[in-house]
Context: one part of a larger RNA
């Protein structure tokens, strides 16, 4: 020098990204204990006392209980030897210290997230991620839908269950709501009309050649190669519904007897133009936004403002008691974390041998 462990005068978070890590506090019995609130908690809040042994209280209270009476028996009642054996007060005694060792919560106050107990990236992430009771949609009448198999045999879950049941999706306890838009996509119902496959249909056309003609060439019938009109289902175009499907929810102009600012008017588009309710926010670029709190001094942090670059209602909005090895921010105690180092014990290093 390192590492583990003990110690520290005065200060006491001055240290750091951040009190990381240490230290405090701790058990038991008394006392006494707020906002908040879902009346259940919060709560061990928070804050404070005592604890050792000795004697007396007192072998008492209290526990137990052999036997014994009463009683026709049972149940019950009374009496009881034995055995264990306090609290309480009071007096006394030792030591710096009585829960004398080991083992055992630090507590407050504000706020953001997720209700909540639970799951998770075995081996860098335990969370605000997943899930959770609840709420909606939706699909299923039973050989259910959905799923898994299958040798064109079969089977099997759902299910020995029948819509207060079983899949799917979304949302996430409660509480208070959950606003407008079907034009795109996407379900659903709809069939008048367009559009159309396989199939059907069969005018026409071409190939062969019996026959005919001196030739050129015609050219029936069958076979063949085609192949037009017509008729032909679902989709699809169309018509209608549906947003707790998927998703979206405006611009410029002008106006009030100071200024400022528009309740109001004008105008464009649009499928409608963002309600309630929150808002510099896990979301605000400009931004360390303005104002107020804390602090000597605050890019964080509380609490308002609204100029939302770019919140907003089951991709839920807003609150919220409880609950968290969650994340900010703030006291209080308390400390070697620091000012600032120092010593001790053990173990490595390192030098010598």
């Nucleotide at each position: 020098c390192c590492g583990u462990g003990g110690u520290u005068a005065a200060g006491g978070a001055a240290c750091u990204c951040g009190g990381c890590a240490a230290a405090u506090u701790a058990a038991c019995c008394c006392c006494g204990u707020a906002a908040g609130u879902u009346a259940g908690c919060a709560a061990g809040a928070a804050g404070g006392g005592g604890u050792a042994c000795c004697u007396c209280u007192a072998g008492u209270a209290g526990g137990u209980a052999a036997g014994a009476u009463u009683g026709u028996a049972c149940a019950a009642a009374u009496c009881a030897a034995g055995c264990c054996g306090a609290a309480u007060g009071a007096g006394g005694c030792c030591g710096c210290a009585g829960a004398u060792a080991a083992a055992u919560g630090g507590c407050c106050c504000a706020a953001g997230c997720g209700a909540c107990u639970g799951u998770u990236u075995a081996a860098c992430a335990a969370a605000a991620a997943c899930a959770c009771a609840u709420g909606u949609c939706u699909c299923u009448g039973c050989u259910a839908a959905g799923u898994c198999a299958a040798u064109u045999c079969a089977g099997a879950c759902g299910a020995u269950g029948u819509a207060u049941a079983g899949g799917g999706a979304c949302u996430g306890a409660c509480a208070c709501c959950u606003g407008c838009c079907c034009g795109g996509u996407g379900c659903u119902g709809g069939a008048a009309g367009g559009u159309u496959a396989a199939g059907g249909g069969a005018a026409g056309a071409g190939g062969u050649u019996a026959g005919c003609g001196c030739a050129a060439g015609c050219g029936a019938a069958g076979c063949u190669u085609u192949g037009a009109a017509c008729c032909g289902a679902a989709g699809c175009c169309c018509c209608a519904g549906u947003a707790a499907a998927c998703g979206g929810c405006g611009g410029c102009c002008g106006u009030a007897a100071c200024u400022a600012u528009a309740a109001c008017g004008g105008u464009c588009c649009u499928a409608a133009g963002g309600u309630a309710g929150c808002g510099a926010a896990a979301u605000u670029c400009c931004u360390u936004g303005u104002c107020g709190g804390g602090u000597a001094a605050g890019u964080u942090c509380c609490g308002a403002c609204c100029u939302g670059c770019a919140c907003g209602a089951a991709u839920g909005g807003u609150g919220u008691a409880a609950c968290g090895a969650u994340u900010u921010g703030g006291g209080c105690a308390c400390u070697g974390u620091c000012u600032c180092a120092a010593c001790c014990a053990c173990g490595g290093g390192c030098u010598c041998g």

Record summary
The part of an RNA shown here (large-subunit ribosomal RNA, domain IV) has 353 nucleotides and comes from a Bacteroidota bacterium. Its mean pLDDT, the model's own confidence on a scale to 100, is 86.